[in-house]
RNA sequence: GAGGCUGCAUGGGAGAGAUCGGCCGUAUCCUUGAAGGCACCGGCCGGCGCCGACGGAGCAACCCCCCAGGAAACUCUCAGGCAAAAGUGACCAUGCAGCUGA
Numbered sequence: 001g002a003g004g005c006u007g008c009a010u011g012g013g014a015g016a017g018a019u020c021g022g023c024c025g026u027a028u029c030c031u032u033g034a035a036g037g038c039a040c041c042g043g044c045c046g047g048c049g050c051c052g053a054c055g056g057a058g059c060a061a062c063c064c065c066c067c068a069g070g071a072a073a074c075u076c077u078c079a080g081g082c083a084a085a086a087g088u089g090a091c092c093a094u095g096c097a098g099c100u101g102a
């Protein structure tokens, strides 16, 4: 001491249903003497449609003398997700620390 890897901090960071059905619950809504009822609200389950950027799987340009091995943001959509906000989030930038190192 360029660069690389890992960790931490800060900042940035997308897509796709305000869908349909069932069940349950509830209000500032309705009825009421007590008390009950119901949703354009909430929760759970399921159907259909859809999305890709945690994870998972597949292909292989490429790395490698070869083998072995590695390997995408491509493909699939198992998992996950689908109004906004929030959150998640591959990845990117900066700083710090450790390891490595032309």
Base pairs, nucleotide, nucleotide: 003100004099005098006097007096008095009094010093011092012091017048019047020046021045022044023043024042025041029037030036031035049082050081051080055078056076057075058074062070063069
A computed fold for a 102-nucleotide RNA from Aminobacter niigataensis, annotated as Glycine riboswitch aptamer. Taxonomically the source falls in Aminobacter (Bacteria, Pseudomonadati, Pseudomonadota, Alphaproteobacteria). The coordinates come from a structure-prediction model, not an experiment, and the mean pLDDT is 77. It matches the Rfam family "Glycine riboswitch aptamer". Rfam's curators write: This family represents the bacterial glycine riboswitch. Glycine riboswitches usually consist of two metabolite-binding aptamers domains with similar structures in tandem. The aptamers cooperatively bind glycine to regulate the expression of downstream genes. In Bacillus subtilis, this riboswitch is found upstream of the gcvT operon which controls glycine degradation.